[in-house]
Context: one part of a larger RNA
RNA sequence: CUCCGCUAAGGAACUAGACAAAAGGGCCCUGUAACUUCGGGAGAAAGGGCCCCCUGGAAGGUGAAGCCACUAGCUGGUGGAGCGUUCUGGGGGCGCAGAGAAGAAGGCCGGGCGACUGUUUAACAAAAACACAGGUCUGUGCUAAGGGGAAACCCUACGUAUACAGGCUGACGCCUGCCCAGUGCCGGAAGGUUAAGGGGCGGGGUGCAAGCUCCAAACUGAAGCCCCGGUGAACGGCGGCCGUAACUCUAACGGUCCUAAGGUAGCGAAGUCCCUUGUCGGGUAAGUUCCGACCCGCAUGAAUGGUUGAACGACUUGGCCAUUGUCUCGGCGGAGGGCUCG
Numbered sequence: 001c002u003c004c005g006c007u008a009a010g011g012a013a014c015u016a017g018a019c020a021a022a023a024g025g026g027c028c029c030u031g032u033a034a035c036u037u038c039g040g041g042a043g044a045a046a047g048g049g050c051c052c053c054c055u056g057g058a059a060g061g062u063g064a065a066g067c068c069a070c071u072a073g074c075u076g077g078u079g080g081a082g083c084g085u086u087c088u089g090g091g092g093g094c095g096c097a098g099a100g101a102a103g104a105a106g107g108c109c110g111g112g113c114g115a116c117u118g119u120u121u122a123a124c125a126a127a128a129a130c131a132c133a134g135g136u137c138u139g140u141g142c143u144a145a146g147g148g149g150a151a152a153c154c155c156u157a158c159g160u161a162u163a164c165a166g167g168c169u170g171a172c173g174c175c176u177g178c179c180c181a182g183u184g185c186c187g188g189a190a191g192g193u194u195a196a197g198g199g200g201c202g203g204g205g206u207g208c209a210a211g212c213u214c215c216a217a218a219c220u221g222a223a224g225c226c227c228c229g230g231u232g233a234a235c236g237g238c239g240g241c242c243g244u245a246a247c248u249c250u251a252a253c254g255g256u257c258c259u260a261a262g263g264u265a266g267c268g269a270a271g272u273c274c275c276u277u278g279u280c281g282g283g284u285a286a287g288u289u290c291c292g293a294c295c296c297g298c299a300u301g302a303a304u305g306g307u308u309g310a311a312c313g314a315c316u317u318g319g320c321c322a323u324u325g326u327c328u329c330g331g332c333g334g335a336g337g338g339c340u341c342g
Base pairs, nucleotide, nucleotide: 001336002335003334004333005332006331007330009328010327013326018323026050027049028048029047030046035040037171051093052092053091054090055089056088057087058086059085061083062082066078067077068076069075070073094098106321107320108319109318110317111316112315113313114312118130119129134169135168136167137166138165139164140163146155147154148153173307174306175305177238178237179236182235183234184231185230186229187228188227191226192225193224197220198219202215203214204213205212206211239257240256241255242254243253266300267297278294279293280292281291282290
């Protein structure tokens, strides 16, 4: 040094953090709260019992001898001995200890996130990340859309819109507001613009010429774009200044500017709050953390979902009980290394 055992008094004072260790642990009985989606929470929690010997009781299991009957049998009935099982009463015994070893949940309360069981960075991350049932939008009528392939062809699917593909969201409950100006997507038999092509006024070159050749105006000519509408569970966005109420403060109210529209319900110093250890309350002797409020939201907010929420979690955060060498603060012992000698 590594692993292990014990440790007075205290018991988290250790520490970023109870990390580690300790404690708890089985079976039977009693008994179990808030909350809840009525299933759960629950093994909640909190308690009691547990070995051996003797002797009773009860129950049910098996069922001998004997006795009775006849249809005389490997028969039926009666009978209850013996044996073993479970529950239970009384008495006694031993040890430090009776689930005597191994094995074998510590518990409780509050908050955050994710509904849940699952999945993941093989070898630093298991999670609040991914997935998920459910929701919703879009595409697709079948030689489907979508995907693979150079093609044949194949998958989808030997399926057919209660299907398949793609996007977003993520159980359930209550909900999901306003903006279509920009961008996207969808629709629009008009109009504008617009390529090749069609067309050929007119002109150039050359030639004696016929001709050959070149340039080319009008007109005609798709999609696209412009234009006109629609569309947000499409990408996204969701104001400023000034004044005003019989103390003060504040502003239900008014004015004004701008905008496509100015953030609704909710929630809120939050996993989001800079100022900030905000302020008040709770918990502690003492609390930058935690919980409950407030709202002045630097820079919340509704399927990039908002907000609740039982159950669940090797998640995360705060507290409590139990327990301990984590610590005050060390000590002793065992085993194996190292070291010395060989």

Notes:
Predicted 3D model of a 342-nucleotide part of an RNA (large-subunit ribosomal RNA, domain IV) from a Dehalococcoidia bacterium. The prediction has a mean pLDDT of 89. Lineage of the source: Bacteria > Bacillati > Chloroflexota > Dehalococcoidia. RNAcentral holds the full RNA, with entries from ENA.